[in-house]
RNA sequence: UUAAUCUUAAAAGCGCCAGGACCCCGGCAGUUAGUGGGCCCCUUCCUGGGGAGUAUCGCUUGGCGGGGGUUGACGAGGUGGGGGUUUAUCGAAAAGGAUCGGCGGAUGCCCCCCGGCCCCGGUCGGGCCGUAAAGUCACCACAAAUCCUCUGGGCGACCGGAGGGACAAAGGGUGGGUGCGACCGGAC
Numbered sequence: 001u002u003a004a005u006c007u008u009a010a011a012a013g014c015g016c017c018a019g020g021a022c023c024c025c026g027g028c029a030g031u032u033a034g035u036g037g038g039c040c041c042c043u044u045c046c047u048g049g050g051g052a053g054u055a056u057c058g059c060u061u062g063g064c065g066g067g068g069g070u071u072g073a074c075g076a077g078g079u080g081g082g083g084g085u086u087u088a089u090c091g092a093a094a095a096g097g098a099u100c101g102g103c104g105g106a107u108g109c110c111c112c113c114c115g116g117c118c119c120c121g122g123u124c125g126g127g128c129c130g131u132a133a134a135g136u137c138a139c140c141a142c143a144a145a146u147c148c149u150c151u152g153g154g155c156g157a158c159c160g161g162a163g164g165g166a167c168a169a170a171g172g173g174u175g176g177g178u179g180c181g182a183c184c185g186g187a188c
Stems, first nucleotide, its partner, number of pairs: 014104004019100001020071006027064002033060004039051004074091003080113006114130005119186007134178001136176005147164007
């Protein structure tokens, strides 16, 4: 120094990049390159006109292939234990354009157990949930990116930082009304 293995830490709308898109640097090339400069001719110069050539002398627009790089989801919310499973909740932005495409993971979902609620205790069964532990309606408050201003890094694609102002839905809070069956006991 490299590789493998092990351990630890961080992250869970989280991580990654073999496709795509984009940037930079070489290489290759047939024909016409568009244009400016240079070259040749009409004339000796200027001016004007014409011509040839060049993938470079410069710019511009492209093709093929190589190397290196950039990008590839903005927050809100979310974990009883075990097993299974994989396009696992919610909205925001953009819409000329990729928040395209793919991989992994995951608090989703399903089953079992445990637990909570359905007036209280118990047994059996049922429904909805997960310790802030039911569903429904109304109201209430809440985000970041985008945007604006300033600013740092990179040749560039692009990557950050500070400040300002705004806007969601789910979930949450408050209120209303709604919410088990059988049996035993209790309360009203």
The RNA shown here (glmS glucosamine-6-phosphate activated ribozyme aptamer) has 188 nucleotides and comes from Firmicutes bacterium UBA2598. The sequence was found by an Rfam model in a public genome assembly. The organism belongs to Bacillota, within Bacteria.